[in-house]
RNA sequence: UCCUGGGUCGUCUAAUGGUAGGACAUGGGACUCUGGAUCCCAGAAUUUUGGUUCGAAUCCAAACCCAGGAG
Numbered sequence: 001u002c003c004u005g006g007g008u009c010g011u012c013u014a015a016u017g018g019u020a021g022g023a024c025a026u027g028g029g030a031c032u033c034u035g036g037a038u039c040c041c042a043g044a045a046u047u048u049u050g051g052u053u054c055g056a057a058u059c060c061a062a063a064c065c066c067a068g069g070a071g
Base pairs, nucleotide, nucleotide: 001070002069003068004067005066006065007064010024011023012022013021018054026042027041028040029039030038047063048062049061050060051059
C1' cells in the first nucleotide's frame, strides 16, 4: 500500500427498516443479629460524517480504530 471481516451500556450479548432489550457488574431499597444468597427499583450504549427512506443500530459512501491475509 492492497484485500477481507468487525465496531451496540463498565463487560458479554440481542434487535426481519418501525419504542435500542437482556444477563453480569454498579448504586439504592426490602429481607437478615451481621454477612452472603434472594427479591424490587434506578442509572448506563448503537465509532464519526454524509446519503437513501415517512422512518436507519440495520441499506449505501467516506473517514477513524481493531483483527486476519497478500506483497
Source information: Transfer RNA from Patescibacteria group bacterium UBA2591, 71 nucleotides, folded computationally. Lineage of the source: Bacteria > Bacteria candidate phyla. The sequence was found in a public genome assembly. Rfam family: tRNA. Gene Ontology term of the family: triplet codon-amino acid adaptor activity. Rfam classes the family as a transfer RNA.